[in-house]
RNA sequence: GCCCUCGUAGCUCAGGGGAUAGAGCAACUGCCUCCUAAGCAGUAGGUCGUAGGUUCGAAUCCUACCGAGGGCGCCA
Numbered sequence: 001g002c003c004c005u006c007g008u009a010g011c012u013c014a015g016g017g018g019a020u021a022g023a024g025c026a027a028c029u030g031c032c033u034c035c036u037a038a039g040c041a042g043u044a045g046g047u048c049g050u051a052g053g054u055u056c057g058a059a060u061c062c063u064a065c066c067g068a069g070g071g072c073g074c075c076a
Stems, first nucleotide, its partner, number of pairs: 001072007010025004018056001027043005049065005
């Protein structure tokens, strides 16, 4: 340098055109308990990497860029 995959909650990941984006774990609050843990109930937490484009409608499709991982090449 070229190609491929990925980027969504604090972490691990679903959702791949249709209204209001979800789960588990973690956090916080309450219940329970002599106390803690466990268990149960609830609450909060999101520029969907960034900027454009297509569309009536984009997390989802397209383009560029940024970042992570992988493959190939160059380094005579």